[in-house]
This is a predicted structure of a 113-nucleotide RNA (SAM riboswitch aptamer (S box leader)) from Desulfoscipio geothermicus DSM 3669.
Model confidence (mean pLDDT): 82 of 100.
Taxonomically the source falls in Desulfoscipio geothermicus (Bacteria, Clostridia, Eubacteriales, Desulfallaceae).
The sequence was found by an Rfam model in a public genome assembly.
Parts: sequence; structure tokens; C1' cells
RNA sequence: CUCUUAUCAAGAGUGGUGGAGGGAAAGGCCCUAUGAAACCCGGCAACCCGUCCGGCACUGAACCGGACAUGGUGCUAAUUCCUUCAGGACAAGUUUGUCCUGGCAGAUGAGAG
Repeated sequence: CUCUUAUCAAGAGUGGUGGAGGGAAAGGCCCUAUGAAACCCGGCAACCCGUCCGGCACUGAACCGGACAUGGUGCUAAUUCCUUCAGGACAAGUUUGUCCUGGCAGAUGAGAG
């Protein structure tokens, strides 16, 4: 980098270092010297590993559900901040708004090349 698959409406700091940017892209709209990114610590969560319990099962494995949270990641403003493509419903009435479904793109985990 590519492919497969699961998830993406919840949750998480009045900390330290640091100094100007950040929210993937575009357009919006936001955050930021009442201190951005990044790093550290703390925290959240429970995808993977692990331990335990229950279901299924003759037993075990596998599978399903649950608990824990020492390990590997991840996350820690705003729904993935919103919209970007297609279809539908409603309203308004000629192209706009609200809502719904799916897709694209993206993020993260696990597996494969």
C1' cells in the first nucleotide's frame, strides 16, 4: 500500500511539557494565547490476547452470551462536527429545507497478501 471482515448516536482531565495551529479531502461550520499540534501522565472503552462463569455439546474444540481489565492496539470538542452520490417521505413551490434508507470516502480492530 491492497484485499476481507466487524464497529463508528455512548464513554473519557479545571494535570505536566510545549509553543501555533487543528477538526482526513472539498465546501461549510467550528475549536484554539481563557493556550493548537505533538509528547508524558491520568482516564474511557472492551477489538485482539488472557483468566473465569453460563448456554450448546457425551467430552473437548468451535460457536453464542456474560464478567474481569495485568498484556497488544485504539480512543479521550462537536453523530465519522455537517454536507458531498443515489433513492424515498414530508413541507415549500422550481430548486431549497427537514427526515429516512443505501452507497462512496474515512477512522479503528482483527486476519490475509